The RNA shown here (SAM riboswitch aptamer (S box leader)) has 144 nucleotides and comes from Vicingus serpentipes. It was read from a public genome assembly, where an Rfam model found it. Lineage of the source: Bacteria > Flavobacteriia > Flavobacteriales > Vicingaceae > Vicingus.
Parts: sequence; C1' cells; structure tokens
RNA sequence: UGUUUAUAAAGAAGAAGCGAGAGAUUAGGCUCUAUGACCUUCUGGCAACCAACUAAAAGUUCAAUCCUGAUAACUAUCGGGAAGAAUUGGAAAACCGGUGCCAAAUCCUAUUCUCUGAAAUGGUUUCAGAGAAAAAUAUAAAAA
Repeated sequence: UGUUUAUAAAGAAGAAGCGAGAGAUUAGGCUCUAUGACCUUCUGGCAACCAACUAAAAGUUCAAUCCUGAUAACUAUCGGGAAGAAUUGGAAAACCGGUGCCAAAUCCUAUUCUCUGAAAUGGUUUCAGAGAAAAAUAUAAAAA
C1' cells in the first nucleotide's frame, strides 16, 4: 500500500502546550470552537480486537490397570463401564500486556430495494417517513 474477515445507535476525564479552524473525502445540513476547539504530551479512564489465563458440563482418541456381559474352553476375542492421559471446548476470565478509543448513531443525508402515507396523473412520477442491503470510512487480526 492494498486483500480477507469481524465490529461500528453502548461506554469513557483532567492538566499543560499551540494558536484557528474542526467534525474522513465531495455536496447539502447541523454542531464544536479565543470561556482556546482541532492537534501534541502527561496522567486518568473506556472496553472493540489480539495476546494471556481458563473450573465444571460435554465430545474425540488412547498403551496398560480394574469391574462386567457374550463367544470359546482355556488364560483368548469382541462389547460396555470406571479411573487415568492427551486433545477439543468453555465463565462478564479477569488482573497485567499490544493496538485502539474517550462531543453529537460512522453527527445526519446522498446508491439500490421494500413498505406506508400524501399529491399529481393515466399506469407512472414527485415528496415525506420507516426498514433492509450495498458502497465508502474507521478499528482489530491474518496471510502477503
């Protein structure tokens, strides 16, 4: 830098510095902002992913041991069970750690489809509302 998957209506502060815009892009809105926003640093916090840990139930496999049933008539074979081992699994499974995040639903809308209502009209169109999907964006992980 892209790809894939998952998530995105919850949650979460203060101080110092800087000095004018910021809220992803484009457009339309609407908010925040010299009572200092945004951004940077420190401290604190939130909890999405990763990592770590992971009891019991339950599943699978297994040499030997024990119990038991059948066949055989000998010390065997097959089946079931117990205990044990390995593995899967699993609690708000944390704490700690790696990122991330700490105004407003990803601040709202835009593309497609469905439904409802209204208006126009002559079989369709426009507007409003609700829902779903897609796209884009953000974050995490994985293999490149």
Its mean pLDDT, the model's own confidence on a scale to 100, is 75.
Rfam family: SAM riboswitch aptamer (S box leader). Rfam describes the family as follows. The SAM riboswitch is found upstream of a number of genes which code for proteins involved in methionine or cysteine biosynthesis in Gram-positive bacteria. Rfam links the family to the GO term regulation of gene expression.